Predicted 3D model of a 251-nucleotide part of an RNA (large-subunit ribosomal RNA, domain VI) from Dawidia soli. The source organism's lineage runs through Bacteria, Pseudomonadati, Cytophagia, Chryseotaleaceae and Dawidia. Rfam family: Bacterial large subunit ribosomal RNA. The coordinates come from a structure-prediction model, not an experiment, and the mean pLDDT is 86.

Context: one part of a larger RNA
RNA sequence: CGUAGGAAGCUUGAGAGGUCCUGAUUUUAGUACGAGAGGACCGAAUUGGACCGACCGCUGGUGUACCGGUUGUGGCGUCAGCUGCACCGCCGGGUAGCUAUGUCGGGAAGAGAUAAGCGCUGAAAGCAUCUAAGCGCGAAACUCACCUCAAGAUGAGGCUUCCAUUAAGGGACGUCAGAGAUUAUGACGUUGAUAGGCUGCAGGUGUAAAGGCAGAGAUGUCAAAGCUGAGCAGUACUAAUAACCCGAACG
Numbered sequence: 001c002g003u004a005g006g007a008a009g010c011u012u013g014a015g016a017g018g019u020c021c022u023g024a025u026u027u028u029a030g031u032a033c034g035a036g037a038g039g040a041c042c043g044a045a046u047u048g049g050a051c052c053g054a055c056c057g058c059u060g061g062u063g064u065a066c067c068g069g070u071u072g073u074g075g076c077g078u079c080a081g082c083u084g085c086a087c088c089g090c091c092g093g094g095u096a097g098c099u100a101u102g103u104c105g106g107g108a109a110g111a112g113a114u115a116a117g118c119g120c121u122g123a124a125a126g127c128a129u130c131u132a133a134g135c136g137c138g139a140a141a142c143u144c145a146c147c148u149c150a151a152g153a154u155g156a157g158g159c160u161u162c163c164a165u166u167a168a169g170g171g172a173c174g175u176c177a178g179a180g181a182u183u184a185u186g187a188c189g190u191u192g193a194u195a196g197g198c199u200g201c202a203g204g205u206g207u208a209a210a211g212g213c214a215g216a217g218a219u220g221u222c223a224a225a226g227c228u229g230a231g232c233a234g235u236a237c238u239a240a241u242a243a244c245c246c247g248a249a250c251g
Base pairs, nucleotide, nucleotide: 001152005163006162007161008160009159010158011157015149016148017147018146021049022048023047024046025045026044027043033038051106052105053104054103055102059100060099061098062097066093067092068091069090070089071086072085073084074083075082076081110144111143112142117137118136119135120134169246170245171244173189174188175187176186177185194239195238196237197235198234199233200232201231203228204227205226211222212221213220214219
């Protein structure tokens, strides 16, 4: 821009893409078959491999503005206590998020029309013949079925609702994240929990400083302490104010 009024929501599916794998074991059954040796079809069940998708409850990884331990050195006048630098100084842990080696799921079953092939009926050709007329079975291939996209499918589809005056609706702006390079998408904008803060809880670390008590002291204890990023709630304290812009009739 189009889809001949403008919008919001829900859809149909022309068409396109994806998937399509396979082993072993048990059973049927030491059965059918076979002199024996050996040894099934068909069917049922269990458990794997590779590949693909999703997810983070579990097991782990990472987690450089979380917690702790600790070395050297500088600073805060000194002690104590903090703090800078040294690969995050080194080391031990670790929330959210992201993750695989972790977890869950998938390729199942079925239908249609067929290939080679196997048949039925059956003439030409009194027989025979799956074929000439007619009918049936038959494969990971084909068309469906399963998953995803999809009306610019210009053949521009359908349904429901809203709007008849600056309207329905949209944008811009602002606070943001299950989104994200930008954009887009999604949530919210005081009729408000959108983000921050605060409070509580979960999770992490592992028992802070100061002081008291015990001990000669190291140290222990009062103390599950103190600190704490992303998590879950509550709470208008702060910031999302007001104003603004676009927005319909060809024939």